Description
The part of an RNA shown here (large-subunit ribosomal RNA, domain IV) has 330 nucleotides and comes from a Nanobdellota archaeon. The full RNA is in RNAcentral, with records from ENA. NCBI's taxonomy places the organism under Archaea, Nanobdellati, Nanobdellota.
[in-house]
Context: one part of a larger RNA
RNA sequence: UCUGAUUGAGGGAAUUCGGCAAAUUAGUCCCGUAUCCUUGGUAUAAGGGAUCCCUGCGGUUGUAGCUUUUAGUUGCGAUCGCAGGGCGUAGUGACUAAGGAGGUCCGACUGUUUAACAAAAACUUAACUGACUGCUAGCCUGUAAAGGUGUGUAUAGUCAGUGAAGCCUGCCCAGUGCCAGUACUUUAAACUUGGUUUCAACUGAGCUAAGAGCUGGUAUACGGCGGGAGUAACUAUAACUCUCUUAAGGUAGCGUAAUACCUUGUCGUUUGAAUGACGACUUGCAUGAAUGGCGCAACGAGAUCUCCACUGUCCCCAAUCAGAAGCCUC
Numbered sequence: 001u002c003u004g005a006u007u008g009a010g011g012g013a014a015u016u017c018g019g020c021a022a023a024u025u026a027g028u029c030c031c032g033u034a035u036c037c038u039u040g041g042u043a044u045a046a047g048g049g050a051u052c053c054c055u056g057c058g059g060u061u062g063u064a065g066c067u068u069u070u071a072g073u074u075g076c077g078a079u080c081g082c083a084g085g086g087c088g089u090a091g092u093g094a095c096u097a098a099g100g101a102g103g104u105c106c107g108a109c110u111g112u113u114u115a116a117c118a119a120a121a122a123c124u125u126a127a128c129u130g131a132c133u134g135c136u137a138g139c140c141u142g143u144a145a146a147g148g149u150g151u152g153u154a155u156a157g158u159c160a161g162u163g164a165a166g167c168c169u170g171c172c173c174a175g176u177g178c179c180a181g182u183a184c185u186u187u188a189a190a191c192u193u194g195g196u197u198u199c200a201a202c203u204g205a206g207c208u209a210a211g212a213g214c215u216g217g218u219a220u221a222c223g224g225c226g227g228g229a230g231u232a233a234c235u236a237u238a239a240c241u242c243u244c245u246u247a248a249g250g251u252a253g254c255g256u257a258a259u260a261c262c263u264u265g266u267c268g269u270u271u272g273a274a275u276g277a278c279g280a281c282u283u284g285c286a287u288g289a290a291u292g293g294c295g296c297a298a299c300g301a302g303a304u305c306u307c308c309a310c311u312g313u314c315c316c317c318a319a320u321c322a323g324a325a326g327c328c329u330c
Stems, first nucleotide, its partner, number of pairs: 001324008010315002014313001019310001027051005036041001038164001052086016087091001099308007106300002111123002127162007138149004166294003170225003175222002177218005184213003191206005226244005253287001254284001265281006
């Protein structure tokens, strides 16, 4: 010096990206318990007291004996209390054994995952929605026979999207898909028929399936959801008007956001001081409704901010214990 531990005056996060690490708390009994809430919870909320030994007294009770036998009493136990006393700094004396509270974001929850850098906001999930399928089904495996789903039968199976419950889920079918229809148009081979004297080959005509054209439907299908002017008796703004244009021109919500470039937006709260956090505003570079939108109790080794308690994280280092390396001598 390093590794692993122990202790620490005064201060108490000043350390640091960040309380990382450490410390605090801890069991049981009693009291007490806000806010929110899906009324189940949150909750061991928070916060406070007790805890060892001795003696006395009381309650409940097991068992045995006795008695005046629904009971009493005596002995040996179990257990719940009350009071007095004792010792120590300290009585769950060691070990064991939660630090707590409050905002916000995300995901409802329990669960699962990158064996050996990621445990999460990712996956799953119940629930919602759509598609296919009437069983010799549909889907999957196999060249096939056959097999699985399933010795199941639409309250079933498969596939896809969203992701509890709550309040909701707006407009667009022009494009691309998908579905349905189709008098008509287009259209291959085979087939029929004509030509080339016959066969083959070649070539023309006719007939014709799916498909395409055509006509409709469908957005919890893939997806999409405008621009320019003017106008109110301060100014500003524009309920209003005009115009171009689209398939339709973004509704309810939310909004500087896990989405905002400008941006450390502006205002407020928090701080001595805040590119932080929260609450508002909001012209949203480039939010937005099952590619789900918004809220939300409970839950979370999730992300972020604050407060209390606590501490060697720090001011500022010191001492001790156990080990490792190294220096000198041997």

The coordinates come from a structure-prediction model, not an experiment, and the mean pLDDT is 84.